[in-house]
């Protein structure tokens, strides 16, 4: 200097919309204790659901040190920094801090 590979997973939160549940409203029916189909509302708190590179946490992994060891292994402790960021497009029910993307760009 060039090329290639890796930068993970789980749980959760900020956040997100509206498939499903629920809530509220409406037409019709039923009923007089109540209750059903359908339609609408996410500018309905919420549950299911989606969810962070620059959020949390756990595990994995890497490295350093120590101990053991039948020796490219086991255990323990510790460390794992920094990170401003569009427009636009994509998925699915739909949307998003999801994906394109540690991108374009800025410094």
């Nucleotide at each position: 200097a060039g090329g290639g590979g890796g930068c993970g997973c789980g749980u959760c939160u900020a956040g997100g919309g509206u498939u499903c549940c629920g809530u509220c409203g409406g037409c019709c029916g039923c009923c007089g204790u109540c209750u059903g189909u359908c339609c609408g509302a996410g500018u309905c708190u919420g549950g299911u659901c989606c969810a962070a590179g620059a959020g949390a946490u756990g595990c994995a992994c890497a490295c350093a040190c120590c101990g053991c060891g039948c020796c490219u292994g086991c255990g323990g402790u510790g460390u794992g920094c920094c990170a401003c960021g569009g427009c636009g497009g994509g998925a699915g029910a739909a949307a998003a801090g999801c994906c394109c993307g540690g991108g374009a760009g800025a410094u």

Guanidine-I riboswitch aptamer from a Frankiales bacterium, 107 nucleotides, folded computationally. Its mean pLDDT, the model's own confidence on a scale to 100, is 80.